[in-house]
Context: one part of a larger RNA
Molecule: small-subunit ribosomal RNA, central domain
Organism: uncultured bacterium
RNA sequence: CUGGGCGUAAAGGGCGCGUAGGCGGCCGAGCAAGGUCGCGGUGAAAGCCCGGGGCUCAACCCCGGGUCGGCCGUGGCAACUACUCGGCUCGAGCUCUGUAGGGGCGGGUGGAAUUCCGGGUGUAGCGGUGGAAUGCGUAGAGAUCCGGAAGAACACCGGUGGCGAAGGCGGCCCGCUGGGCAGGAAGAGAGGGGCAACCCUCUCGGCUGACGCUGAGGCGCGACAGCGUGGGGAGCAAACAGGAUUAGAUACCCUGGUAGUCCACGCCGUAAACGAUGGGCACUAGAUGCUUGGGGGAGCGACCCUCCGAGUGUCGGCGCUAACGCAUUAAGUGCCCCGCCUGGGGAGUACGGCCGCAAGGCUGAAACUC
Repeated sequence: CUGGGCGUAAAGGGCGCGUAGGCGGCCGAGCAAGGUCGCGGUGAAAGCCCGGGGCUCAACCCCGGGUCGGCCGUGGCAACUACUCGGCUCGAGCUCUGUAGGGGCGGGUGGAAUUCCGGGUGUAGCGGUGGAAUGCGUAGAGAUCCGGAAGAACACCGGUGGCGAAGGCGGCCCGCUGGGCAGGAAGAGAGGGGCAACCCUCUCGGCUGACGCUGAGGCGCGACAGCGUGGGGAGCAAACAGGAUUAGAUACCCUGGUAGUCCACGCCGUAAACGAUGGGCACUAGAUGCUUGGGGGAGCGACCCUCCGAGUGUCGGCGCUAACGCAUUAAGUGCCCCGCCUGGGGAGUACGGCCGCAAGGCUGAAACUC
C1' cells in the first nucleotide's frame, strides 16, 4: 500500500412489487462451523534469503540455518458471526377512532367559448400583416339577434397549495377503490394515606412478536409521438397547397389543410422519464412561511398565543465541496443493499441475441484516429 468516484466534470436503473443472494434489534441457554490459542503431522529435492566453504575471482558447486504464503489431525476457549432452543418489545406489521387530498376506475351531468346549420335585421365589405397578398363576400359575407347540432377543454377558485412510487392528476354529482397522516381508551404494577369502602402520586398501558432493509434475474406500471382494428372529428394542426418575405426561402409571417390530437380494445416502452441527486435506518445549531392532524392557554369565537407530529418551501451555521453551492427534505457523519462510471471521436454505431406488426427498443464492441 492492498482503488477512486456518480447534483453541474464520465457515472443513479423512468418507477414500483418482489425471487435468489447480501445485511440485520434486545435478553438467556446450548453447540463449536467460522474465529482464537497450544500441540502433532505434512509442506520431496532443486530454487529463494542469511551465514560459512570449494574451483586463482565470478558464474557454477558444496554445507548449515531460515523460508516454503499452505494443508491435515488433535486439545483448550466461547466474547463475536453462524446454527439450535426459550423469552422480550423499542424495529416492522395489524386493530380501533378520526382526518386532508386534481390518488385511481366507472357512470351521469353543467355552463362559457368555438365551429357549423336554419331563420330575422341589415349592406359592402370582412379577414389578415411590418406592409400586403392568397382567402371569404352582392348567389348577401362580416356585424347583430333567435333557434338547433357537434366535438373538445374545464376560466375565476388556483397558490410560492394538494395527491400519487414514478409517469402523472383539475367543472359538478354518484358508485367502486388504493395509499398517507394523527390519536390511545379499557387495564396492570409500585409507593403513600385510611379500620374499611376508598383516595392521592408515579410508571407502564390494545394485538402479533424481528415477521425487517435492500434487491441480480423476473413481473408489473410507464408522458408525448408512433402502430393495429373500429368509432369520432368542433378547435388546433406535422405533411401538403397557395400567398408573402428573400439573392434563394424546401423556413420564420399569412390563408387554407390531412394524418393526428378524442373514445374503445390491443401494441410500442422511449424522454432534459430532472431534484440532471437510488432505497433504508440512525445521528448532527437555528430562523421563518405554507399545507394538514393533535394537545394546552386565553377567549363568545373559527381569530390570537403556545407545544407535539407528518408534509412542503425559503434563509442560515458546523461539516462537506474544485467551485457553484448543499446544509434535519444533506451534497454533513456512519452502517446495509442495489445500479452505474473508468479520456475524446468512431458509436449508442456494427455484428450476434432477445423483444416488436412496423417504427424501432434492449444488450453492445473493434479496427482506425486525436